The RNA shown here (c-di-GMP-I riboswitch aptamer) has 83 nucleotides and comes from Acetobacterium fimetarium. Rfam family: c-di-GMP-I riboswitch aptamer. Rfam links the family to the GO term cyclic-di-GMP binding. The model forms 94% of the base pairs in the Rfam consensus. Lineage of the source: Bacteria > Bacillati > Clostridia > Eubacteriaceae > Acetobacterium. The prediction has a mean pLDDT of 79.
RNA sequence: AUAAAAUAACGGCAAAAUUACUGAAAGGUAAUGACGCAAAGCUAUAGGGACUUAUCCAGAAGGAAAGCCAGCCAGUUGCAAAA
Numbered sequence: 001a002u003a004a005a006a007u008a009a010c011g012g013c014a015a016a017a018u019u020a021c022u023g024a025a026a027g028g029u030a031a032u033g034a035c036g037c038a039a040a041g042c043u044a045u046a047g048g049g050a051c052u053u054a055u056c057c058a059g060a061a062g063g064a065a066a067g068c069c070a071g072c073c074a075g076u077u078g079c080a081a082a083a
Stems, first nucleotide, its partner, number of pairs: 012037002017032006035071001041076003047073002049069001051067003055064003
């Protein structure tokens, strides 16, 4: 310099379900719980994708617009690390 790359330690988060609140809904918040996660930290106006339909248009399917999901991909930031 290049390639490859564990095993650990301190710890962290919290799926489904249930209960309560909230929302038109998707969903969100809190408690219990733990399916799992090396980013299951943050970001929804960097981008893609999925979901909802109270409102508007149409009055056939639908479309617009708005909302929502990052534990769908993604962008970005970070802890530890032996031979």